[in-house]
Molecule: FMN riboswitch aptamer (RFN element)
Organism: Anaerolineaceae bacterium UBA3924
RNA sequence: GCUUACCUUCAGGGCAGGGUGAGGGCUGCGGCCCAAUUCCCGAUCGGUGGUCAUAACCCACGAGCGCUUCGGCGCAGGACCCGGUGCAAUUCCGGGGUCGACGGUACAGUCCGGAUGGAAGAAGGUACAU
Numbered sequence: 001g002c003u004u005a006c007c008u009u010c011a012g013g014g015c016a017g018g019g020u021g022a023g024g025g026c027u028g029c030g031g032c033c034c035a036a037u038u039c040c041c042g043a044u045c046g047g048u049g050g051u052c053a054u055a056a057c058c059c060a061c062g063a064g065c066g067c068u069u070c071g072g073c074g075c076a077g078g079a080c081c082c083g084g085u086g087c088a089a090u091u092c093c094g095g096g097g098u099c100g101a102c103g104g105u106a107c108a109g110u111c112c113g114g115a116u117g118g119a120a121g122a123a124g125g126u127a128c129a130u
Stems, first nucleotide, its partner, number of pairs: 001128001004127007017041003023034004043110002045100002047061004056098002064075004080096005102113003
């Protein structure tokens, strides 16, 4: 040589504590018990690369579904404002908010599952050349 080639490894976190009770069971028919991590209060989490300045919410990518000549292509693809500092920040500080694939199950960012999978990418090694 920021890949010229190959290989190896790594590469996602999160429901504490309560309320209600769809439904089910028992009954001496008065009630009693079990029961949503999904509903309600509240709690809690934040992949990768980029960006004069640090990002879940700016740009792009990955993860999902379908097709494929296996190179890729298509569909889907969430969410931020105000103030301050500063040359510069929707990235820092202060304040107030918002969002989160698919299947299962009492309706799920957090439980179970595809997944001991895959992957954006990261680190290192070997060879070759200089």